[in-house]
RNA sequence: GAGCCGGCCGGGUGGUCGCGGCGCCGGGAGGCGUCGAGGAAAGUCCGGACUCCACAGGGCAAGGGUGCUGGUGAGAGCCAGGACGGGGCGACCUGCCGGUUCAGGGCAACAGAGAGCAGACCGCCGAUGGCGGGGUGCCGGGUGACCGGUGGCCCGCACAGGCAAGGGUGAAACGGUGCGGUAAGAGCGCACCAGCGUCGGGGGCGACCCCGGCGGCUGGCAACCCCCACCCGGAGCAAGGCCAAGCAGGGGACGGCUGGCCCGGCCGAUGUCCCCAGGUAGGCCGCACAGAUGGAUGGCCACCGGGCGGCAACCGCAAGGGACCCGCCCACAGAAUCCGGCUUACAGGCCGGCUC
RNA sequence: GCCGGAGUAGCUCAGCUGGUAGAGCAGCUGAUUUGUAAUCAGCUGGUCGGGGGUUCGAUUCCCUUCUCCGGCU
Numbered sequence: 001g002a003g004c005c006g007g008c009c010g011g012g013u014g015g016u017c018g019c020g021g022c023g024c025c026g027g028g029a030g031g032c033g034u035c036g037a038g039g040a041a042a043g044u045c046c047g048g049a050c051u052c053c054a055c056a057g058g059g060c061a062a063g064g065g066u067g068c069u070g071g072u073g074a075g076a077g078c079c080a081g082g083a084c085g086g087g088g089c090g091a092c093c094u095g096c097c098g099g100u101u102c103a104g105g106g107c108a109a110c111a112g113a114g115a116g117c118a119g120a121c122c123g124c125c126g127a128u129g130g131c132g133g134g135g136u137g138c139c140g141g142g143u144g145a146c147c148g149g150u151g152g153c154c155c156g157c158a159c160a161g162g163c164a165a166g167g168g169u170g171a172a173a174c175g176g177u178g179c180g181g182u183a184a185g186a187g188c189g190c191a192c193c194a195g196c197g198u199c200g201g202g203g204g205c206g207a208c209c210c211c212g213g214c215g216g217c218u219g220g221c222a223a224c225c226c227c228c229a230c231c232c233g234g235a236g237c238a239a240g241g242c243c244a245a246g247c248a249g250g251g252g253a254c255g256g257c258u259g260g261c262c263c264g265g266c267c268g269a270u271g272u273c274c275c276c277a278g279g280u281a282g283g284c285c286g287c288a289c290a291g292a293u294g295g296a297u298g299g300c301c302a303c304c305g306g307g308c309g310g311c312a313a314c315c316g317c318a319a320g321g322g323a324c325c326c327g328c329c330c331a332c333a334g335a336a337u338c339c340g341g342c343u344u345a346c347a348g349g350c351c352g353g354c355u356c
Numbered sequence: 357g358c359c360g361g362a363g364u365a366g367c368u369c370a371g372c373u374g375g376u377a378g379a380g381c382a383g384c385u386g387a388u389u390u391g392u393a394a395u396c397a398g399c400u401g402g403u404c405g406g407g408g409g410u411u412c413g414a415u416u417c418c419c420u421u422c423u424c425c426g427g428c429u
Stems, first nucleotide, its partner, number of pairs: 001356009011304007019036007038332001042343002045341005050236004063232005068081005082097001084095004098227002104225002106221002121167002123163003128160002130157005136151006175193006194218002196215008240285004250276003254268005305330006314321002357428007366381004375412001383399005405421005
C1' cells in the first nucleotide's frame, strides 16, 4: 500500500418555530413539566404468543415442508465441526448435504456407428471357417507328359467372423498409466494410482478420518418422479369480543272477526301503544412506559466533529508531505397487536485479529 | 396492515413434465391499384423483470430481490 474476518457507532451541543401522548395549573385561550423510531422499524421469508372456526381420542390417506454430526433453543434458528464442489497467490469467501451395486421409473436436444446393462463409420486382425494361387507327402489311374483324391506347409483376398487399442462425434463413450498377453485386442492378467464395497486395526462423543488386507466392483441428473425418516388442522388484529341508533323485520299487548264465555284459530298494507332478540352505522376493548383519529416523533440557524476537493505558506536534494482559508457532503430508511429469527438496503467512522 | 396473483417482441398473450422462444395485431420492403385501403409474399424486432446457484444445457428447477395488479374494514 492492497485486502480478509469479527464487534461497535452511525453525528454532538445550543437557540428558535412546530407535532403527538400523559400529568398538573387555568373559566377559556393556553401555559408548565415529562416522554416520543431502528439496526434494520423494511421485505412479509420463517417460528411463536393471542383470537376465532373445525375436531372425542388414535391411526391411515391426500397435500406441503424438512433432511450430514454434536451442542443449544419452545420453535424458527444459532454456534462449532465433517464430507463433496466453486472462487481467491493468501487471510478467507461461497454452494450443497438421507437413499443412485442392495426397491422401481424417467431424462440426456444437436452431433455421432453407438447415450445405458450401448456400439462399429474410418481403422486393426483375419487365429477359426471360406475362396484363389504355389510347392510337397501319401493313395489311385495312365506306357508317358500328366490327371484325380486327400493331409500338412507357404503366400494372397478380406467373404463369414473377431476387436474396441487408435482416429472421429459429443457436455458425457462403461475408470487412468505402464508392462505382459494376443491373430488383433480388451481388467484378459499383473503393478501403481483414483473411486466404490467389504474385513481388520487405530483416532474421534459423533458425522468422519488414517493405515493395512480382500473383491476387477467402476458414468451423470434425486435444487426429476419416487423411496425412507421426521414435522404440519385452517384462518388471521381488517383476527376477535362488548355496547348499540335509524330503517326494515319478528314476537307480545291492544283492537276486530269467529264464539253464549274462556282456551284456541284468523286478520291488523296505510294507521295506535309498549316491550324484545339478532344485527348495521357508530363507539369502546383487543392496544402497549412511543403509539394510533388517514396515521405525531419535524424544519431552520449557529458552533463543534468527520470526509472529499481546491488554494498554497511551509518542510524536503528529490519523490513527496502539507498548516490557515474556501467550497461541497454526512447514509439507508421511518413504528401500527406483540415477541424471536432470517434476508435485503446503508455515506462515513472506530476497535481487535489476520493475509499478500 | 393482512392475504393472494402476474412479469416473455411496440401491444395482447402462448410456450405443461429442462434441449437453444413462437402466434395475432403493429412496423418495414415488395406485388396488386391511376392512387389509398383491403389482400398476398417476405423481413425486422427478445438482457424471458434483475442477481446468484443446480445441470452438459434454465423462460422452465432452487435461493434472493425489484415492479405491477387484485381481495379483505
This is a predicted complex of two RNAs, RNase P RNA and transfer RNA, with 429 nucleotides together. Rfam match: Bacterial RNase P class A. The family's RNA type in Rfam is ribozyme. Rfam's curators write: Ribonuclease P (RNase P) is a ubiquitous endoribonuclease, found in archaea, bacteria and eukarya as well as chloroplasts and mitochondria. Rfam links the family to the GO terms tRNA processing, dimeric ribonuclease P complex and ribonuclease P activity.